[in-house]
Context: one part of a larger RNA
Molecule: small-subunit ribosomal RNA, 3' major domain
Organism: uncultured prokaryote
RNA sequence: UGACGGGGGCCCGCACAAGCGGUGGAGCAUGUGGUUUAAUUCGAGGCAACGCGAAGAACCUUACCCAGACUUGACAUCCCGGAGAAGGUCCUGGAAACAGGACUGUGCCGCAAGGAGCUUCUGGUACAGGUGUUGCAUGGCUGUCGUCAGCUCGCGUCGUGAGAUGUUGGGUUAAGUCCCGCAACGAGCGCAACCCCUACCAUUAGUUGCCAGCGGGUUAUGCCGGCACUCUAGCGAGACCGCCGGUGAUAAACCGGAGGAAGGUGGGGACGACGUCAAAUCAUCAUGGCCCUUACGCCCAGGGCUACACACGUGCUACAAUGGACGGUACAAAGGGUCGCGAACCCGCGAGGGGGAGCUAAUCUCAAAAAGCCGUUCUCAGUUCGGAUUGGAGUCUGCAACUCGACUCCAUGAAGCUGGAAUCGCUAGUAAUCGCGCAUCAGCUACGGCGCGGUGAAUACGUUCCCGGGCCU
Numbered sequence: 001u002g003a004c005g006g007g008g009g010c011c012c013g014c015a016c017a018a019g020c021g022g023u024g025g026a027g028c029a030u031g032u033g034g035u036u037u038a039a040u041u042c043g044a045g046g047c048a049a050c051g052c053g054a055a056g057a058a059c060c061u062u063a064c065c066c067a068g069a070c071u072u073g074a075c076a077u078c079c080c081g082g083a084g085a086a087g088g089u090c091c092u093g094g095a096a097a098c099a100g101g102a103c104u105g106u107g108c109c110g111c112a113a114g115g116a117g118c119u120u121c122u123g124g125u126a127c128a129g130g131u132g133u134u135g136c137a138u139g140g141c142u143g144u145c146g147u148c149a150g151c152u153c154g155c156g157u158c159g160u161g162a163g164a165u166g167u168u169g170g171g172u173u174a175a176g177u178c179c180c181g182c183a184a185c186g187a188g189c190g191c192a193a194c195c196c197c198u199a200c201c202a203u204u205a206g207u208u209g210c211c212a213g214c215g216g217g218u219u220a221u222g223c224c225g226g227c228a229c230u231c232u233a234g235c236g237a238g239a240c241c242g243c244c245g246g247u248g249a250u251a252a253a254c255c256g257g258a259g260g261a262a263g264g265u266g267g268g269g270a271c272g273a274c275g276u277c278a279a280a281u282c283a284u285c286a287u288g289g290c291c292c293u294u295a296c297g298c299c300c301a302g303g304g305c306u307a308c309a310c311a312c313g314u315g316c317u318a319c320a321a322u323g324g325a326c327g328g329u330a331c332a333a334a335g336g337g338u339c340g341c342g343a344a345c346c347c348g349c350g351a352g353g354g355g356g357a358g359c360u361a362a363u364c365u366c367a368a369a370a371a372g373c374c375g376u377u378c379u380c381a382g383u384u385c386g387g388a389u390u391g392g393a394g395u396c397u398g399c400a401a402c403u404c405g406a407c408u409c410c411a412u413g414a415a416g417c418u419g420g421a422a423u424c425g426c427u428a429g430u431a432a433u434c435g436c437g438c439a440u441c442a443g444c445u446a447c448g449g450c451g452c453g454g455u456g457a458a459u460a461c462g463u464u465c466c467c468g469g470g471c472c473u
Stems, first nucleotide, its partner, number of pairs: 007473007015463002019426005026317008034308002042053002064303002068299001070297001073127001077126001078124002081121004087104007108115002129292002132290003138286002140281001142279001143277001145275001150189005156165003169180003195269004201236001203234004209227002215224002240263001243257005319419001323378007335366003340359002345354003385416001390411007432455007
């Protein structure tokens, strides 16, 4: 000077408390440990690993295993020689890689000899190649404390010095935010603001919207005229403790009120200081050293990453009547679509098939929103709850669903009657609950992730205690 203390003072945070809903029990999904295996590729490991890298493992991916092949190599640059445009189709053997063979094709520049490019064969030397190793050699990128309010510097002063001061103190704030005081005076990185979305209004603009007001037309529909409204998207306005009252050191500020769509950083996002954890990543990429070089490289077929006595994490579905089933009937937002989205109509109980209108999309389409509301039924039961599991029959994608896809129909109907110790999230359009979309993607093991809207609570006395953090001592 720091760090630490079951030392003290002050102050924050869903930290506790007050509430609401979960996890821990069941079944399933998914990740991990363990075990197994020829292989179950690798990494991640308290918070801050475990629905994590993986925003898509049937082949491919793929790094693993087994089997079969290759050795200047699948890929880059270069040299010598031979052949052939490149390319395409097919036959034989084979699991394919590959090996052997047949046919087709004859381009560009050309002084007609050849040349350029490309392919292939033989050979050669440098080399290629490595998801091999070291994240304790590194760059880059990231997590975390923490959106916590801190971290420093120059000059001056004090101290022999390490250092101190400033940054402490009195108030105040979400904030080292601001005010006052002070051997300090200033400054920088952080805070805040500038950026985006959202809430009100004006204006500009009408192939979306509107009988709103009128007219015309239709079985019906914004269909025609029309831009007021809704909306869309450009530009503005608006909020600053600005106004009033009170408190306060007359300060900073705080409390209440008015006006206002909005009130005290309005709500949300982006934005992460000096640093900490030799934190994570050599498997995104890049890269030093080390190692392999007929193999630790490379090609291909099949298998594996999907195993299963178990254990843990994260989720989904339930255990029912605030419910299940059936019928009727409303109201979104944000997105995607030409190798695509695919309407009407027809077939099928259904997944789906046929069909192809329209749409490069405020125009067409995915599309139905669901919970809700109205009516009927079930009457507390392992049930008309619950849907696992299993048998059968199918649909779709794809070369191919045996290992190992999703979905549909019929049958089957398991555990489960609210979950021990313990433990998690959330303070408002939040929790809870309900559906919709997108990325990846042929398809999909998505119940995951990222967004969107609908319905819409309860509670906070308070800071003694638990956890984390800040300042002073």